RNA sequence: GCGGCGGUAGUUCAGUGGUAGAACGUCUGCUUGCCAUGCAGAAGGUCGCGGGUUCGAAUCCCGUCCGCCGCUCAA
Repeated sequence: GCGGCGGUAGUUCAGUGGUAGAACGUCUGCUUGCCAUGCAGAAGGUCGCGGGUUCGAAUCCCGUCCGCCGCUCAA
């Protein structure tokens, strides 16, 4: 340099054009003599970044940054 895959909640991930979700974790309450377990609820998101298409974009297109893998060239 070229190609592929990936970047979404604190973590691991789902979501392939129509209101952004799950599990775990965190917080509060209930339960308990206390803790754990269990139950109920809550908080937490510029969907890597910028632009474009569209009535509407996490999703499609272009550019760009980062990570992983492969290939090539040079040293």